[in-house]
């Protein structure tokens, strides 16, 4: 330079057009002499940025940005 893959609550990672979800994490409660397991509830996401398409976009299109491989 040119392909190609990822970006999604604190960390991990699901979601191929119709309610933003899981597991650990955190917080509160329960049970316990107690703590730990464990069982309930809860807080935490402008889904990378900006556009376009469509009645509807985390999905589909386009630029851009990290970031991780490839090819010269």
């Nucleotide at each position: 330079u040119c392909c190609g893959g990822u970006a999604u609550g604190g960390a991990g990672c699901a979601g191929u057009a119709g309610c933003a979800g899981c597991u650990c994490g955190c917080a509160a409660g329960g049970c316990u002499c107690a703590u730990a397991a464990c069982c309930u509830u809860g807080a935490g996401g402008u889904c990378g940025u900006a556009g376009g398409u469509g009645c509807a976009a985390u999905u589909c299109c386009u630029a851009c940005u990290g970031c991780c491989g490839g090819a010269a």
RNAcentral holds the sequence, with entries from ENA.
A computed fold for a 72-nucleotide RNA from a Planctomycetales bacterium, annotated as transfer RNA.
The prediction has a mean pLDDT of 84.
The source organism's lineage runs through Bacteria, Pseudomonadati, Planctomycetota, Planctomycetia and Planctomycetales.
Its Rfam family is "tRNA". From the family's description: Transfer RNA (tRNA) molecules are approximately 80 nucleotides in length.